This is a predicted structure of a 292-nucleotide RNA (Bacterial RNase P class A) from uncultured Sutterella sp.
RNA sequence: CAGACGAUCGCUGGCAGAGUCAUCUGCGAGAGGAAAGUCCGGACUCCACAGGGCAACGUAGCAGUUAACGGCUGCCCACCGUAAGGUGAGGAUUAGAGCAACAGAGACGAGCCAGCGUCAUGGCUGGGUGAAACGGGCAAUCUCUACGUGGAGCAACACCAAAUAGGCAACCAAUGGUUCGGCCCGGACCGGUUGUGGGUAGGUGGCUUGAGGCGCCGCGUGAGCGUCGUCCUAGAUGAAUGAUCGUCGGCAGUCUUAUCUCGUUCUGCAGACAGAAUCCGGCUUACGAAGC
Numbered sequence: 001c002a003g004a005c006g007a008u009c010g011c012u013g014g015c016a017g018a019g020u021c022a023u024c025u026g027c028g029a030g031a032g033g034a035a036a037g038u039c040c041g042g043a044c045u046c047c048a049c050a051g052g053g054c055a056a057c058g059u060a061g062c063a064g065u066u067a068a069c070g071g072c073u074g075c076c077c078a079c080c081g082u083a084a085g086g087u088g089a090g091g092a093u094u095a096g097a098g099c100a101a102c103a104g105a106g107a108c109g110a111g112c113c114a115g116c117g118u119c120a121u122g123g124c125u126g127g128g129u130g131a132a133a134c135g136g137g138c139a140a141u142c143u144c145u146a147c148g149u150g151g152a153g154c155a156a157c158a159c160c161a162a163a164u165a166g167g168c169a170a171c172c173a174a175u176g177g178u179u180c181g182g183c184c185c186g187g188a189c190c191g192g193u194u195g196u197g198g199g200u201a202g203g204u205g206g207c208u209u210g211a212g213g214c215g216c217c218g219c220g221u222g223a224g225c226g227u228c229g230u231c232c233u234a235g236a237u238g239a240a241u242g243a244u245c246g247u248c249g250g251c252a253g254u255c256u257u258a259u260c261u262c263g264u265u266c267u268g269c270a271g272a273c274a275g276a277a278u279c280c281g282g283c284u285u286a287c288g289a290a291g292c
Base pairs, nucleotide, nucleotide: 001288003248004247005246006245007244008243009242011030012029014027015026016025017024018023032273036284037283039282040281041280042279043278044153045152046151047150051185052184053183054182056149057148058147059146060145061075062074063073064072065071076090077088078087079086080085091144092143096142097141098138099137112127113126114125115124116123157205158204159203160202167196168195169194170193171192172191176190177189178188179187180186212231213230214229215228217226218225219224250269251268252267253266256263
């Protein structure tokens, strides 16, 4: 990067017009870089008027960027690679625990062998075993420190229509019950739990104008940010988005040439991975062509 333009036929929404309706005409649009994974962060909706603490979980060099992040960028350090580059398990061992097979005298206060030294002890140097041996190693072992974190999720939620038996039984009941992921405090509400049985599961909205895309210029080492201009690019609901032909572009080879570039002739080619379903920013995985 995942071609562009045009024509013909086919499918589906949107807008406008005509028609009682079925439908017809015109305009314009129609699946990705990953739509995958659901690993992170959010927007949005509800719990709900929305707090405090404990527990639990997450992150961890210094700065920057962002709506935010465990992302990205720059710098330092350590390690890997011939290199382009890549990885990060990068705070703390005098707050306290725990682990280290075998070997070894000994793996947190222990201490073998040799030499030097001393009156002697203490001490110093070297050797052996081992991944590690004079107070060592491991915190991606528990833990401590700093910072951060409500929960559930578009099958959220809101409205409309229809149907039936919101029926029956037992238990608790304001000193109570339900609710806010676990616990406590506090708050809100006034019924709640269990068993059995019946009806419905249809339609509309949410639904695509956005932390949006593209371009010139400026700032910045960079990720990014800003002014200005321009564009509107799926919204399905058992699930549409396709096929053929032609031209051009790009790439590779070939012809021509002493060689190269341009040009010309001819041939071939992105035939892989793979399909939206509330949306967005990342990461990871799959894979075709080109570049380094």

Lineage of the source: Bacteria > Pseudomonadati > Betaproteobacteria > Burkholderiales > Sutterella. Rfam family: Bacterial RNase P class A. Its family is annotated with tRNA processing, dimeric ribonuclease P complex and ribonuclease P activity in the Gene Ontology. About the family: Ribonuclease P (RNase P) is a ubiquitous endoribonuclease, found in archaea, bacteria and eukarya as well as chloroplasts and mitochondria.